[in-house]
RNA sequence: CUACAAACCUGUACUAUCGCUUUCUGCUACGCAGAAUGAGGAAAGUCCGGACAGCAAAGGGCAGCCCAUCGGCUAAUCACCGAUCUUUAUUUAUAAAGGAGAAAGUGCCACAGAAAAUAACUGCCCUGCUUUGCAGGGUAAAGGUGAAAAUGUGAGGUAAAGGCUCACGGUAUCUAUGGGUAACUAUGGAUAUGGGUAAACCUUGGGCGCUGCAAUGCCAAAUACAGAAGUCUUUGAAGGCGGCCCGCCUAAUGCUUAGGCAGGAUUUCAGGGUAGGCAGCAAGAUCAUUACAGUAAUGUAAUGGCCAGAUAAAUGAUAGUUUAAAACAGAAUCCGGCUUACGGGGUUUGUAGCAUU
Numbered sequence: 001c002u003a004c005a006a007a008c009c010u011g012u013a014c015u016a017u018c019g020c021u022u023u024c025u026g027c028u029a030c031g032c033a034g035a036a037u038g039a040g041g042a043a044a045g046u047c048c049g050g051a052c053a054g055c056a057a058a059g060g061g062c063a064g065c066c067c068a069u070c071g072g073c074u075a076a077u078c079a080c081c082g083a084u085c086u087u088u089a090u091u092u093a094u095a096a097a098g099g100a101g102a103a104a105g106u107g108c109c110a111c112a113g114a115a116a117a118u119a120a121c122u123g124c125c126c127u128g129c130u131u132u133g134c135a136g137g138g139u140a141a142a143g144g145u146g147a148a149a150a151u152g153u154g155a156g157g158u159a160a161a162g163g164c165u166c167a168c169g170g171u172a173u174c175u176a177u178g179g180g181u182a183a184c185u186a187u188g189g190a191u192a193u194g195g196g197u198a199a200a201c202c203u204u205g206g207g208c209g210c211u212g213c214a215a216u217g218c219c220a221a222a223u224a225c226a227g228a229a230g231u232c233u234u235u236g237a238a239g240g241c242g243g244c245c246c247g248c249c250u251a252a253u254g255c256u257u258a259g260g261c262a263g264g265a266u267u268u269c270a271g272g273g274u275a276g277g278c279a280g281c282a283a284g285a286u287c288a289u290u291a292c293a294g295u296a297a298u299g300u301a302a303u304g305g306c307c308a309g310a311u312a313a314a315u316g317a318u319a320g321u322u323u324a325a326a327a328c329a330g331a332a333u334c335c336g337g338c339u340u341a342c343g344g345g346g347u348u349u350g351u352a353g354c355a356u357u
Stems, first nucleotide, its partner, number of pairs: 001353010013321006020038001022036006040328001044339002047337005052212004059246004064208005069083004084099006100203002105201002107197003121143002123139007151169006170193010216279004227269007238250003253262003286305008
């Protein structure tokens, strides 16, 4: 210098005129003046985790759902940071996917192939016979099929073969020493010789109320001096935070000729009134700067700040100068993440190649 890899920052600025929203102050007071503020890094997706609100209190079991290497961080089960192991791609830096259990059990592994875990098509060996072929027996080393044929290589041995025997390896389990907080890792020893698949059923271990700001709370107004048909009821009706069961809680009773009546709860049909306003609503698990601790995520402390709250929906238009900021793109209870979209400019670290000294 070129190419590549990884992490991060930014999201033009100023002036003038006019217009809109919210808050505050004042006034000649219901609209006028002044001041201050006003759409993002993703506001998108509605994917995950929570705050908050309601369900009077709330036990046990079943079902259901979620998680699964180790450590850390957090309000959090989300994610994030760091480490470790496996596979794939790459010259490399790096990137992507994955991580309990297959020796509890049940399934599945298409096609091809003899056979996909109870294997024998070709072949090899032995015996016999009607002898170039047939029958019986043995074999799993060689060949074929396949993604994969069920430990590998070498030697010995065998009728031919096989861990049948030996040596050196592989894999799994256990164990000793060293390193590491740990998962793991390096070196040795012993035992065994046991394909894959669990985003197949399942097993093991751990965790989990539900609904959601259209939650919820309050106020105002209006509602036929109206109906029909049932069921149950202290022998506990009915109701009680998603489903089922048990328990538990709240819980209404009288009269009577014993037929019922009243009270309570509840189902269906038809019909009538209302749809308004206020709160929730933005001071927060908050923002910025600095210091300290930490590999980092993050934490602690100090100082300073308040920066949208609309409700059919405000956050704008014009002109001039300026900039790399010209793309993707508009708040609706809020916060922390993830995913997706995106033009331009800038910073840091690393890898490879070339050149010069």